This is a predicted structure of a 73-nucleotide RNA (transfer RNA) from a Minisyncoccota bacterium. It matches the Rfam family "tRNA". Gene Ontology term of the family: triplet codon-amino acid adaptor activity. It is annotated as a transfer RNA. Taxonomically the source falls in Minisyncoccota (Bacteria, Bacillati). Its mean pLDDT, the model's own confidence on a scale to 100, is 82.
């Protein structure tokens, strides 16, 4: 330097043939226990890495920057 994934909630990923996003653990309220933990009903958390296109509408498609694994040299 060249290629190839990949960046989505605190963390680990899911997700769409474009129609405004979810799951598990984490926090957190609460059942229930003499009380702790499990357990089990709930609540909150996200401009979907930035910019620009294109479309009525973009997390998703197209360019461009950034960052991060990896291979190659």
């Nucleotide at each position: 330097g060249c290629c190839a994934c990949c960046c989505u909630a605190g963390c680990u990923c899911a997700g769409u043939u474009g129609g405004u996003a979810g799951a598990g653990c984490a926090a957190u309220g609460g059942u229930a226990u003499c009380g702790u933990a499990a357990a089990c009903c709930g609540u909150a958390g996200g401009u979907c890495c930035c910019g620009a296109g294109u479309u009525c509408g973009a997390u998703c498609c197209u360019c461009g920057g950034g960052g991060g694994u990896g291979g190659c040299u």